[in-house]
RNA sequence: CCUGCCCUGUCGCCGAAUCCUCCAUCGGAGAGGGGCGGGGGAACCAGGUAGUCGGGGCGAAGCGCGUCAGCGCCGGGGACCUUCACACCCGAGCCCGUCAGCUAACCUCGCAGGCGUCGUGAGGGAGGCGCC
Numbered sequence: 001c002c003u004g005c006c007c008u009g010u011c012g013c014c015g016a017a018u019c020c021u022c023c024a025u026c027g028g029a030g031a032g033g034g035g036c037g038g039g040g041g042a043a044c045c046a047g048g049u050a051g052u053c054g055g056g057g058c059g060a061a062g063c064g065c066g067u068c069a070g071c072g073c074c075g076g077g078g079a080c081c082u083u084c085a086c087a088c089c090c091g092a093g094c095c096c097g098u099c100a101g102c103u104a105a106c107c108u109c110g111c112a113g114g115c116g117u118c119g120u121g122a123g124g125g126a127g128g129c130g131c132c
Stems, first nucleotide, its partner, number of pairs: 011116004018034005035111006045101001054099001055096004062073004074091004080125007
């Protein structure tokens, strides 16, 4: 000097996944409330029944073509917000269990996990600092 690993702190990113109170208190576990997110669930509308080739949910994670290597369309992400253009990256995984369209009342569930995104240009907006 460079690289890797570990710990701590700060600031952030994807995501609904956060804040507060009580009990307890070395720690941990537990119970609630605000907030955010998901599912089920009438009438009306949609919708025949059967068919295992079942059907459905969360999520951006879909559709088509293919010589099955990939390609196209489309969707998602990036340190104030937003529009456009270009570039880069991602398009996984999990769950229900034969069952669920929409859906007021009502019922019910989750608040994890994983990371270091701080791209460029033009326009609009918001905010901050300095000077007078």
Model confidence (mean pLDDT): 79 of 100. Predicted 3D model of a 132-nucleotide RNA (c-di-AMP riboswitch aptamer (ydaO/yuaA leader)) from an Acidobacteriota bacterium. Of the family's consensus pairs, 96% are formed in the model.